A computed fold for a 73-nucleotide RNA from Labrus bergylta, annotated as transfer RNA. It matches the Rfam family "tRNA". Rfam classes the family as a transfer RNA. Rfam links the family to the GO term triplet codon-amino acid adaptor activity.

[in-house]
RNA sequence: GGCGCUGUAGCUUAGUUGGAGAAAGCGCCUGUCUUGUAAACAGGAGAUCCUGGUUCAACUCCCAGCAGUGCCU
Repeated sequence: GGCGCUGUAGCUUAGUUGGAGAAAGCGCCUGUCUUGUAAACAGGAGAUCCUGGUUCAACUCCCAGCAGUGCCU
C1' cells in the first nucleotide's frame, strides 16, 4: 500500500433482513440489615466510534473518516 472483519454503559456481551421504553452479568452510588466489613434485599446513575446522506422514521441502510484486528504484498 491492497482486501476483509469489528466498533453498543467502567468491563464482558445481547439486540442490528429500518418502527426496541436500547437489555443482561460483573462493577459503581444510595438506603435497609450488621459492632464493623462482606453477603442479601430495595432503589438509582451510566452507552449505540465520528461526520454527512437516504427515509415519515436510522444502533440498523449508503458515502467519507477514525480506532482496533486479520490476510496479502